[in-house]
Context: one part of a larger RNA
């Protein structure tokens, strides 16, 4: 900036791109064949390897603002109880999320037009002959089917809906300016999104984030205080106490007030 008014939604699909693989088993069948040794075509059936996509219910890794156990120090007056530093001091575990080694799914089936090759009819050439005219089967290959992008496909496509007889200038024009309508944008709370933009979810008529309150996961029974012991320590309160991202609920805090853009009947 185009796509001959401005916008919101929802397509079509020119063209592009991805996928494309394979084994073993079992059955038909010890058939068919073969003297036997051996040992099938076609078919139907199961299981896997490679890869590839997706997720995170399981099994796990991480998971440096979560729990809890400990060493050595320096502090909080000390005692208890903490906070720092030491790779996250070390260890032992782990929610989200991301992830594999964990979990599903895929390659198909089917259709067209062919390729070696295989017919069918059939002259030139009274035969003969798959081709000269004609017709037909026929490959993991080719073009669909299958997934994903895709009207800048300037050949810019279609559908559905909304908005539409304001002002003003040179008034000659499908002309220029200004306010505006539909709509969108800045600004702001923000994740399922993400370098930034961009996309999505909101903005008080509100659950968008945070906070709380309630839960769900994780930690393993907090402190205080009682009790037993001389004492380390136990034991009872107390499956406590704590708890990042997980499900929820609630306007308490923030999302204020507000600005720009943006058609003229095509």
């Nucleotide at each position: 900036c185009g796509u001959a008014g401005g916008a919101a939604a929802u397509u079509u699909g020119a063209g592009a791109g991805g996928a494309g693989c394979u084994g073993u088993c079992c059955u038909u069948a010890g058939u068919a064949c073969g003297a036997g040794a051996g040992g099938a075509c076609c078919g139907g059936g199961a299981u896997g390897g490679a890869c590839g996509c997706a997720c995170c219910u399981c099994u796990g890794g991480u998971g440096u603002a979560c729990c809890a156990g400990u060493u050595g120090u320096u502090c909080c007056g000390c005692c208890a109880g903490g906070a720092g530093c030491a790779c996250c001091g070390c260890u032992g575990g782990g929610u989200a999320g991301c992830c594999a080694a964990g979990u599903g799914c895929g390659g198909a089936c089917g259709g067209g037009a062919u390729a070696a090759g295989c017919g069918c009819u059939g002259a030139a050439a009274g035969c003969a002959u798959c081709u000269a005219a004609g017709c037909g089967c026929g490959a993991a290959g080719c073009c669909c089917c299958c997934c994903u992008c895709a009207a800048g496909a300037u050949g810019a496509g279609a559908u559905u809906u909304c908005c539409c007889a304001u002002u003003c200038c040179c008034c000659u024009g499908u002309g220029g300016a200004a306010g505006u309508a539909a709509g969108a944008c800045c600004c702001c709370u923000u994740g399922u999104a993400g370098a930034u933009g961009a996309c999505g979810a909101g903005g008080u008529u509100g659950a968008u984030c945070g906070g709380u309150c309630c839960g769900a996961g994780g930690u393993g029974u907090a402190a205080g205080c009682g009790u037993a012991g001389c004492a380390a320590u136990g034991c009872g309160u107390u499956u406590a106490g704590c708890u990042g991202a997980c499900g929820g609920a609630u306007a308490c805090g923030a999302a204020u007030c507000g600005g720009u853009c943006g058609a003229g009947g095509g």
The part of an RNA shown here (large-subunit ribosomal RNA, domain VI) has 266 nucleotides and comes from Laceyella tengchongensis. RNAcentral holds the full RNA, with entries from ENA and Rfam. The organism belongs to Laceyella, within Bacteria. Its mean pLDDT, the model's own confidence on a scale to 100, is 90.